[in-house]
C1' cells in the first nucleotide's frame, strides 16, 4: 500500500426544473470520523532597558510545535458509496 471484518453522527427537509433511477439550482436547519486550516506545554532564536563590560533572566517579537481538541473551506445528514479509527492476513 492492498485484502477481509467491524465502524458513528446529522432533515427520506421546503421550492422550482427535469423526470425510469437519479440529477440541476434556489432556501434555511445540522454532522465530524476522507481531506484541509488553527493552536497549548516546550525548544530555538532575535534585538531593547539597566549595567564598566560579558552572562544569565523577565516582559517582547519571531521560528518550531499535536489530537479523536477546534473551525466547518471541502465533505457529509434514507439507502447504497464514503468514513477516523480498531482486528486479522499479505
Nucleotide at each position: 500500500u492492498c485484502c477481509c471484518g467491524a465502524g458513528a453522527g446529522a432533515g427520506a427537509g421546503c421550492c422550482g426544473g427535469a423526470c425510469a433511477c437519479u440529477c440541476c439550482g434556489g432556501c434555511c436547519g445540522c454532522c465530524g470520523a476522507a481531506g484541509a486550516g488553527g493552536c497549548a506545554a516546550a525548544c530555538c532564536g532575535c534585538a531593547u532597558u539597566u549595567u564598566a563590560a560579558g552572562c544569565u533572566a523577565a516582559a517582547g517579537c519571531g521560528g518550531u510545535g499535536a489530537a479523536a481538541c477546534u473551525u466547518u473551506c471541502a465533505g457529509g445528514c434514507a439507502g447504497a458509496a464514503g468514513g477516523a479509527u480498531c482486528g486479522g492476513g499479505a

A computed fold for a 90-nucleotide RNA from a chicken gut metagenome, annotated as Glycine riboswitch aptamer. The model forms 90% of the base pairs in the Rfam consensus. Model confidence (mean pLDDT): 80 of 100.